[in-house]
Molecule: SAM-I/IV (S-adenosyl methionine) riboswitch aptamer
Organism: Acidimicrobiia bacterium
RNA sequence: CGACGGCAUUCUGAGAGGCCCGCAAGGGCCCGGCAACCUGGGACGAACACCCAAGGUGCCUUCCCGCUUCGGCGGGGAUGCGGUCGGUCGGGGAGAACCCGGUCGGCAACAAAGUGUUCGACA
Numbered sequence: 001c002g003a004c005g006g007c008a009u010u011c012u013g014a015g016a017g018g019c020c021c022g023c024a025a026g027g028g029c030c031c032g033g034c035a036a037c038c039u040g041g042g043a044c045g046a047a048c049a050c051c052c053a054a055g056g057u058g059c060c061u062u063c064c065c066g067c068u069u070c071g072g073c074g075g076g077g078a079u080g081c082g083g084u085c086g087g088u089c090g091g092g093g094a095g096a097a098c099c100c101g102g103u104c105g106g107c108a109a110c111a112a113a114g115u116g117u118u119c120g121a122c123a
Base pairs, nucleotide, nucleotide: 006081007080008079009078010077015031017030018029019028020027021026032060033059034058037056038055039054040052041051042050044120045119046118047117048116049115063076064075065074066073067072083107084106085105086104087103088102089101090100091099092098
C1' cells in the first nucleotide's frame, strides 16, 4: 500500500480562516473548532456508568442506491478499533532510503476534570 473478515458509528455538531502547489479538478501545511472511536487523567485493583479533552484518528458547504405497512429495513461507500523512539532477527526493495512482521527495551499524554455503583485488597 492492497485484499478478506469482525464490532461500532454514519442523528446532531463544527472556519465561506491563513499560507503554499496546481491550467483546472484538487492536494499539502498551520491556526481555530466539532466530536468522544482508541490511548491518557478523574481513589489501592477490576468491571460498568459518568466527567475532562492532553496523545492518536476522523470530521468542520456532500453520504449514495433500492424497498417500505412511512415506524423503518437492506445494500454500497466512509470513519474508528491509540501514538512514537531505539536495539536485534526475518521478509520486500537497486539501496545504509523506505515499508511489513517477530522479539527485547524505552518515551510522552494539560495549568482540564477531580466522580458514582458493585466486587475485591489493605487497615